[in-house]
RNA sequence: UUCGAUAAAGGCAAACCCGUCGUGAGGCGGGGACGCAAAGUCGUGCAUCCCAACGGGGAAAGGCAGACUGCCGAAG
Repeated sequence: UUCGAUAAAGGCAAACCCGUCGUGAGGCGGGGACGCAAAGUCGUGCAUCCCAACGGGGAAAGGCAGACUGCCGAAG
């Protein structure tokens, strides 16, 4: 630098259910695992969603790009 076939140590947690906060999209906590090698962090761009009513304000990082950071292993 590239990659994720095998192994080890581990990590995250979709749908759904319960509680709670929010007008809402959704957030948080618990249960639960469909999946994930950045499913770690950042709303910068496009797309999406909500509230508003054109001045905009917000959600979402598990849609695709982008930026920063990082474990293990393999190859060079």
c-di-GMP-I-GGC riboswitch aptamer, 76 nucleotides, folded computationally.